[in-house]
RNA sequence: GGAGAGGGCCGAGUGGUCGCCGCGUGGAGGGGUCUUUGGGCCUAGGCCGAAACGAGCCAGCCACGUGGAGGAAAGUCCGGGCUCCGCAGGACACGGUGGUGGGUAACGCCCACCGUCCGCAAGGAUAGGGAAAGUGCCACAGAGAGCAGACCGCCGAUCGGGGACCCUCCGGGGUCCCAGGAGGCAAGGGUGAAACGGUGCGGUAAGAGCGCACCAGCAGGCCGGGAGACCGGCUUGGCUUGGUAAACCCCACCGGGAGCAAGAUCAAACAGGGGGCCUUGUCGGGCUGGUCCGGCCCGCCGUGACCCCCGGGUCGAUCGCUUGAGGCGACGGGCAACCGCCGUCCCAGAGAAAUGACCACUCUCGACAGAACCCGGCUUACAGGCCCUUCUCCGCCC
Numbered sequence: 001g002g003a004g005a006g007g008g009c010c011g012a013g014u015g016g017u018c019g020c021c022g023c024g025u026g027g028a029g030g031g032g033u034c035u036u037u038g039g040g041c042c043u044a045g046g047c048c049g050a051a052a053c054g055a056g057c058c059a060g061c062c063a064c065g066u067g068g069a070g071g072a073a074a075g076u077c078c079g080g081g082c083u084c085c086g087c088a089g090g091a092c093a094c095g096g097u098g099g100u101g102g103g104u105a106a107c108g109c110c111c112a113c114c115g116u117c118c119g120c121a122a123g124g125a126u127a128g129g130g131a132a133a134g135u136g137c138c139a140c141a142g143a144g145a146g147c148a149g150a151c152c153g154c155c156g157a158u159c160g161g162g163g164a165c166c167c168u169c170c171g172g173g174g175u176c177c178c179a180g181g182a183g184g185c186a187a188g189g190g191u192g193a194a195a196c197g198g199u200g201c202g203g204u205a206a207g208a209g210c211g212c213a214c215c216a217g218c219a220g221g222c223c224g225g226g227a228g229a230c231c232g233g234c235u236u237g238g239c240u241u242g243g244u245a246a247a248c249c250c251c252a253c254c255g256g257g258a259g260c261a262a263g264a265u266c267a268a269a270c271a272g273g274g275g276g277c278c279u280u281g282u283c284g285g286g287c288u289g290g291u292c293c294g295g296c297c298c299g300c301c302g303u304g305a306c307c308c309c310c311g312g313g314u315c316g317a318u319c320g321c322u323u324g325a326g327g328c329g330a331c332g333g334g335c336a337a338c339c340g341c342c343g344u345c346c347c348a349g350a351g352a353a354a355u356g357a358c359c360a361c362u363c364u365c366g367a368c369a370g371a372a373c374c375c376g377g378c379u380u381a382c383a384g385g386c387c388c389u390u391c392u393c394c395g396c397c398c
Stems, first nucleotide, its partner, number of pairs: 001394004005389006012362007020068008031058003035054001037052001038053001039048004070368001074379002077377005082259004094255005099113005114128001115126004129250002134248002136244003151189002153185003158182002161178007197215006216240002218237008263319004273310004278304001280302002283299006326345004331340003363366001
């Protein structure tokens, strides 16, 4: 100097004017409400005061002050808080998770480590239990893709066929040769992502873990290291066993449901519901009465309306609502994630739903994008800029 690796931060700025939402302080008033004479105003002895006055409270108004979107507010994919409902216990089903140890309220997240794969390296990726329980699948090519297979090829010892020679008791027998029919083989070629360990020697008709040596893998045993995943060593066994489980499945562990339109409180008008009082009608009973009508009283059922009370729910209002597993800075513990302790700060809270508009100036000329109960993660989007590291590799110079 070049090329990389890992991590952190920022997300245009300044000023003015006018608005919007929250909070605080102050003010004015024929807004509301409560209390029920407790007062208020002034020119100081008058005025006002019950449909009130004054004070308090609530709401709106005015003035001033103050706070007002994000690193992802997003996707709503995981986990939790909170709320309501449900719940003896067990099993099944369904869904999720899957190396080990730790962190955490919890997690499918994070940290450290182990194994495997990728990279010269710094480092990166990993859904990483079981394929030697069972089932399924493995495109194309190929003979054969899983208790495998024979296209080319090799062999043809054995059985069978043909030929030459020899022997013969004439039935046949023997030796050699030929082709490659039956058959044997899987070394070599060829196909494929993958073809049932590799190299060598022996062996054989040709071959083959068929036998042996070494190597690789697997399984069992023993020893050593580690908290563990796991790592290292020795030894035995020809055991040589394809891949795939974000395919079914098996194993282990975890999991009640719905969500702030959760849920809670207050509560109109109008119309229902229940009750009281009254009214009125039928029926029944009692009193009055010699008897009937009538009158009075009571009860059951029904009718009607002014009124009163109770209850549910709607409109509406309030709470839930933002102080929280909170931010920042020291110190201590831990490799780290994180935890403890001290100090300090308060940082949107609306309800058709605010966070904006205009002007001036500056710059590198501005991306993705807008809170709706809250929090921890993950994922996705993003103009541009800044910073960190005894980090890695390459080139050159001393």

Bacterial RNase P class A from a Planctomycetaceae bacterium, 398 nucleotides, folded computationally. Rfam family: Bacterial RNase P class A. It is annotated as a ribozyme. It was read from a public genome assembly, where an Rfam model found it. The organism belongs to Planctomycetaceae, within Bacteria. Model confidence (mean pLDDT): 77 of 100.